[in-house]
RNA sequence: GCGGGUAUGGUUCAGUGGCAGAAUGCGACCUUCCCAAGGUUGAGAUACGGGUUCGAUUCCCGUUACCCGCA
Numbered sequence: 001g002c003g004g005g006u007a008u009g010g011u012u013c014a015g016u017g018g019c020a021g022a023a024u025g026c027g028a029c030c031u032u033c034c035c036a037a038g039g040u041u042g043a044g045a046u047a048c049g050g051g052u053u054c055g056a057u058u059c060c061c062g063u064u065a066c067c068c069g070c071a
């Protein structure tokens, strides 16, 4: 330099053109003599910029970062 792939709560992962979920972590409360475990509840996310569309996390283009391969 060329090609391909990945990017979603703090972390690990789902997900689908029509309100974004789980686990774990974090806060509060309940339970307990205390701790741990358990239960209830709350906050927290679609890498960035454009395009298509009534509507984009999803489709298209570009950029960035990382991974793989080729040279």
Stems, first nucleotide, its partner, number of pairs: 001070007010024004018054001026042005047063005